This is a predicted structure of a 95-nucleotide RNA (SAM riboswitch aptamer (S box leader)) from a marine eukaryotic metagenome. The sequence is in RNAcentral, with records from MGnify. The model forms 91% of the base pairs in the Rfam consensus.
[in-house]
């Protein structure tokens, strides 16, 4: 860079010590220890395998719809807002 998927699902312990949830705005999580790392366990998305399922292996994941919105179009409307479709961006797998 290309392509597929993204409304479900999933714990415990140790280390460590302050922010974090991609970015902006919100709103949340967090010293009743977050983010992160390791171990065990679990979930099941992709690849491998297979008639299919399953098993194995390689990654991945285990707060909140990718937490919600952001850009365009349409519809409704109390003009605040809501819903649908399509993109952009992000995450993961494969090449």
């Nucleotide at each position: 860079c290309u392509u597929a998927u993204c409304a479900a699902g999933a714990a415990a312990g140790a280390c460590g010590g302050a922010g974090g949830g991609a970015u902006g705005g919100g709103c949340c999580c967090u010293a009743u220890g977050a983010u992160g790392u390791c171990u065990u366990g679990g979930c099941a998305a992709c690849c491998u395998u297979u008639u299919a399922a399953g098993a194995u292996g390689g990654u991945g994941c285990c707060a909140a719809a990718u937490c919600c919105c952001a850009c365009u179009u349409c519809a409704g409307u109390u003009a605040g807002c809501u819903g649908a479709a399509g993109g952009a961006a992000g995450a993961u797998g494969a090449g």